[in-house]
Molecule: c-di-GMP-I riboswitch aptamer
Organism: Acidobacteriota bacterium
RNA sequence: ACACGACAAAGGCAAACCUCCGGCGACGGAGGGGCGCAAAGUUCCAGGUCUGGACCGUCAGACGGCUGAACUACCGAA
Numbered sequence: 001a002c003a004c005g006a007c008a009a010a011g012g013c014a015a016a017c018c019u020c021c022g023g024c025g026a027c028g029g030a031g032g033g034g035c036g037c038a039a040a041g042u043u044c045c046a047g048g049u050c051u052g053g054a055c056c057g058u059c060a061g062a063c064g065g066c067u068g069a070a071c072u073a074c075c076g077a078a
Stems, first nucleotide, its partner, number of pairs: 004076002012037002017032006035065001041071003045068003048063004
């Protein structure tokens, strides 16, 4: 360095749900809250699921905590 992932250490993120805000909607943001996560960090590139404006797909959008892939990253047992 790469790979790997501990009854290690320092930490990190934050599901469902509730409140407020934004959006036609999927959903997103903030606060609370913790199901969990070794990339639960980032990216719609491929697939998938969802929305339903447009009108029935020839389209637009959402989901990265659905899978893959790419890039970056703390620690250092086996």